[in-house]
């Protein structure tokens, strides 16, 4: 430095919560933040398509699922153990790139070169043309370095490096190795967007039950079924993002008294814990055995003493050690579970 | 417990298709007045809640964290 784990132990007394009450059980690795994902419950549009909105983004696997985890690839960092990465597309399109600078996308400001004209040759000035080598500006300037080449230059040619495209080998894939082709197109997508995949909404204050009695109001329209507040068809009307299809509803509402009290259930047997074996590099999966292990009224788990343990300080001792004092964190369940993130005195193990 | 919103100067608020952060009140100085208030002119004052990332560049975009406010039986 990295990874993993523990996070005071035992006993006594008093006290608290729950229950099946001589007794038994009683906080965490984060119970936290509520940042993701599920279970569970309810919902007159929770189904399909298009749009719109949100999320994810190398490859493969694990999983109930995930933005998580495991293994690998590529890139960055480190001597190293190891670690970090929102890591698809900039050659579909649009947009932006302040200041500076000639120009921020397809560029002549200074400059270099050729030619013509003027001028007394040179020099200088002007016109036309060529040039991205040099200077300058900038975060970024039209692949980089070198040699050749040229009027001056330029992948214009060549060598090496980088990128892109194609082929072959390896690999399940991401990818990688070799060969070929001068093909050389600025950056930003945690800007809009494109591509691929995923997403119904609300949340246990969800939701269900514990008591009814009396009164009021009277069932969308048409047709058929021998009748009906029944069944079917068609139409009309309505339905918490838009359109189309599909679907659902048009029998339950109002008033008074009461049940009724912050009632009961949901509510802890579950993707459960521990031990062991097998498969797998691993995440994880499977088998066997044992166990039941907090749960409420706004909310219980604490305090004291003793012994021991870790650390610090002082003193004694050559030393092992001894005595005294101090200190032992972060934090606390509220429907449950899998993750992530954050907080944390001190200690242990491995590399 | 669950859900939602906001942090910018001393106070109240703007600024968010990224380019050196503004307004009003307050404060200070000067003018005006016999003096004060009002008025006029000027000035001061900012870790944009903290940390990290993307980008040349972050108040603005993304992640994380802290604080405050509101709603639901």
């Nucleotide at each position: 430095c990295g990874c993993g784990c523990c996070g005071g132990a035992c006993g006594a007394u008093c006290g608290c919560g729950g229950c099946u009450u001589u007794g038994c059980c009683g906080a965490g690795g984060a119970a936290a933040g509520u940042c993701c994902g599920g279970g569970c419950u309810c919902c007159a549009u929770c189904g399909g398509g298009c749009a719109u909105g949100g999320g994810u983004g190398c490859c493969a696997g694990c999983u109930a699922a995930c933005g998580g985890c495991u293994g690998g690839u590529c890139g960055g960092g480190g001597c190293g153990a190891c670690u970090c990465g929102a890591a698809g597309g900039a050659a579909a399109g649009u947009g932006c790139c302040a200041c500076a600078g000639a120009a921020a996308c397809a560029a002549a400001c200074c400059g270099c070169c050729g030619u013509c004209g003027c001028u007394u040759u040179a020099u200088g000035c002007g016109g036309c043309g060529g040039c991205a080598a040099g200077g300058g500006u900038g975060a970024a300037a039209u692949g980089g370095u070198g040699c050749g080449g040229u009027a001056a230059g330029a992948g214009c040619g060549c060598a090496c490096c980088g990128g892109c495209g194609g082929g072959a080998g390896c690999g399940g894939a991401a990818g990688u190795u070799c060969c070929c082709g001068g093909c050389c197109g600025g950056g930003c997508a945690a800007a809009c967007c494109c591509c691929a995949c995923c997403c119904g909404g609300a949340g246990c204050a969800a939701g269900a039950c514990c008591a009814g009695u009396g009164g009021g109001a009277u069932c969308c329209g048409c047709c058929g079924c021998a009748a009906a507040c029944g069944c079917g068809g068609c139409g009309c009307g309505g339905g918490c993002u838009g359109c189309c299809c599909g679907c659902c509803c048009g029998a339950c509402c109002c008033c008074a008294c009461g049940a009724c009290g912050c009632g009961u259930c949901g509510c802890a047997c579950g993707a459960g814990a521990c031990a062991u074996c097998c498969g797998g590099c691993g995440a994880c999966g499977g088998g066997u055995g044992u166990c039941c292990u907090a749960g409420a009224g706004a909310g219980a788990u604490g305090a004291u003493c003793g012994u021991c343990g870790a650390c610090c300080g002082c003193g004694a001792g050559c030393g092992a050690u001894c005595g005294c004092g101090g200190c032992c964190a972060c934090a606390g369940a509220a429907c449950c579970c899998g993750g992530c993130u954050u907080a944390c005195a001190g200690g242990c193990g491995c590399g | 417990g669950c859900c939602g919103g906001a942090g910018u100067a001393g106070c109240u608020c703007a600024g968010c298709u990224g380019g050196u952060a503004g307004a009003g009140c307050a404060g200070c100085u000067g003018a005006u007045u016999u003096g004060u208030a009002a008025u006029c002119a000027g000035c001061u004052g900012g870790u944009c809640g903290g940390g990290g990332g993307u980008u040349c560049g972050a108040u603005u975009c993304c992640c994380u964290u802290c604080u405050c406010c509101g709603g639901c039986u």
The prediction has a mean pLDDT of 77. This is a predicted complex of two RNAs, RNase P RNA and transfer RNA, with 424 nucleotides together. It holds a member of the Rfam family "Bacterial RNase P class A".